[in-house]
Context: one part of a larger RNA
């Protein structure tokens, strides 16, 4: 490289936007650029391959016919691909009219709780553990009442239940905002899908500068466990850190171990968020039925190596990207780029089995 893969055996980039570039719905006319089809001209010889001959024969020599898949030019064809021009409305997108949400940013706010501070009460313990101990307490402690400080997270509701593109979001008000989704068909007229490079965003822990600082706690001290345990489980505490602002890293088992789009292909009972539609005199609720969108379960076809997927595909198939190719060595060296650093990205080889 072909080729054949990517849930779990190697392999979907963390996620999203978007250049280039691939790939595109119906429908008319024109071009004839790719397509097709003919003529000519060339496409050396030897090779080859077919049929025939010469050396007794075979290699080997000779003659013919093909082959040479190519390129020119020319002439014609115009279904399909692609220019151009026009026309549509099923993709897509605006418009209007509802709607449900821990969706995103700022200010404000609120009770429970834990520690801590001061007063009372009260007196001998307390705490902790499998059992102790270290620690705390008679300078009055735990435990009770009141009264303040400050941090930090929001019980109940809370749900295989909601939003977000992904990490992610939850107490409560208000301000500013972003996306979905039904309804409706007025508007535009294929604006489309994917996306190489690029740019944003991006858990925790790290880092800088600055504040905070209540519980929690790497490291540390100690007490115990043990044969030993400074290296650990347990316990007393306890610095960073976790919180806030503001700049950075840029990585995860960033997982559905499952890339985005678009058709098509048995049902079933659940939940959400809208919309219809029938009957109850009306509304509203509930109730049947339908429908469009999410979000779990089950199960046929089919599909899978089994497991198991199954209209939220891992089926049928298209169209666009990334990605794998034996185990180790190793996501490491070396080089480059980024980063303040830590490190991160992109990535081998000798050797070895």
């Nucleotide at each position: 490289u072909u080729g054949g893969g990517c849930g779990u055996a190697a392999a979907g980039a963390g996620c999203u936007c978007g250049u280039a570039g691939g790939c595109g719905g119906c429908u008319u006319g024109u071009c004839g650029c790719g397509u097709c089809g003919g003529a000519u001209g060339u496409g050396a010889a030897a090779g080859c391959c077919c049929g025939g001959g010469g050396c007794u024969u075979a290699a080997c020599c000779c003659c013919g016919g093909g082959u040479c898949u190519g390129c020119a030019u020319u002439c014609g064809a115009u279904a399909c691909g692609g220019g151009c021009a026009g026309g549509c409305u099923a993709g897509a997108g605006u418009g209007u009219g509802g709607u449900a949400g821990g969706g995103g940013a700022g200010a404000u706010c609120g009770g429970a709780a834990u520690u801590c501070c001061u007063g009372g009460u009260g007196u001998a313990g307390c705490g902790g553990u499998g059992a102790a101990a270290u620690g705390c307490g008679c300078a009055g402690a735990u435990a009770u009442c009141a009264g303040g400080a400050g941090g930090a997270a929001c019980a109940c509701c809370g749900g295989u239940g909601g939003c977000g593109a992904a990490g992610a979001c939850g107490g409560a008000u208000c301000u500013c905002u972003g996306g979905g989704c039904c309804a409706u068909u007025a508007c535009u007229g294929a604006c489309c899908c994917u996306g190489a490079g690029g740019a944003c965003c991006g858990a925790a822990a790290g880092c800088g500068u600055g504040g905070g600082c209540a519980g929690c706690g790497a490291a540390c001290a100690g007490g115990a466990u043990u044969a030993g345990a400074u290296u650990a489980c347990c316990c007393u505490g306890g610095u960073a850190g976790u919180c806030c602002a503001c700049g950075c890293c840029g990585u995860a088992a960033a997982c559905g171990u499952u890339g985005g789009g678009a058709a098509c292909u048995a049902g079933g009972g659940g939940u959400u968020g809208g919309c219809g539609a029938c009957a109850u005199u009306c509304c509203a609720c509930a109730u049947c039925u339908g429908u469009c969108g999410g979000u779990g379960c089950c199960g046929c076809a089919g599909c899978u190596a089994a497991c198991g997927c199954a209209u939220u595909a891992a089926g049928u198939u298209c169209c666009c990207c990334g990605c794998c190719u034996g185990g180790g060595g190793a996501g490491u060296a070396c080089g480059g780029c980024c980063g303040c650093a830590a490190g991160g990205c992109u990535a081998a080889a000798a050797c070895u089995c």

The part of an RNA shown here (small-subunit ribosomal RNA, central domain) has 353 nucleotides and comes from Streptomyces tritici. NCBI's taxonomy places the organism under Bacteria, Bacillati, Actinomycetota, Streptomycetaceae, Streptomyces. The full RNA is in RNAcentral, with records from ENA and SILVA. Its mean pLDDT, the model's own confidence on a scale to 100, is 86.